[in-house]
RNA sequence: GCCAUCUUAGCUCAGUUGGUAGAGCAGCUGUUUUGUAAACAGCAGGUCGUCGGUUCGAGACCGACAGAUGGCU
Numbered sequence: 001g002c003c004a005u006c007u008u009a010g011c012u013c014a015g016u017u018g019g020u021a022g023a024g025c026a027g028c029u030g031u032u033u034u035g036u037a038a039a040c041a042g043c044a045g046g047u048c049g050u051c052g053g054u055u056c057g058a059g060a061c062c063g064a065c066a067g068a069u070g071g072c073u
């Protein structure tokens, strides 16, 4: 320098054909316990990498850029 894949909650990842963004773990509160853990119930947590474009509508489509991983030279 070229090619491919990836970027979504604190972490690991879903999100199928474009139609109000979810799970597990972690966190917080409550119940239970002499107390802790466990269990159960609930709560909170997101500019969906950035900037544009298409569309009535984009996490999903298109372009540019940034970053990560792998490959080729």
Base pairs, nucleotide, nucleotide: 001072002071003070004069005068006067007066010025011024012023013022019056027043028042029041030040031039049065050064051063052062053061
This is a predicted structure of a 73-nucleotide RNA (transfer RNA) from a Planctomycetota bacterium. NCBI's taxonomy places the organism under Bacteria, Pseudomonadati, Planctomycetota. Its Rfam family is "tRNA". The family's RNA type in Rfam is transfer RNA. Rfam links the family to the GO term triplet codon-amino acid adaptor activity.